[in-house]
RNA sequence: GCUCCCGUAGUGUAGCGGCCAAUCAUGCCGGCCUUUCGAGCCGGCGACUCGGGUUCAAAUCCCGACGGGAGCACCA
Repeated sequence: GCUCCCGUAGUGUAGCGGCCAAUCAUGCCGGCCUUUCGAGCCGGCGACUCGGGUUCAAAUCCCGACGGGAGCACCA
């Protein structure tokens, strides 16, 4: 340099145009339980990398940028 894949709560993840400003786990906060801690149960908090486009409607489709990963090439 070229090609491909990925980017969603603090972390990991589901999502395949409308039932989503959204899933689950973990985390954090509060409560219940317990002599205490832990475990368990209940409730709450918290995210779509950025810009543009398509569409009545975009986390989802398209383009670009940025970041990460893999492969290939170059390496006098």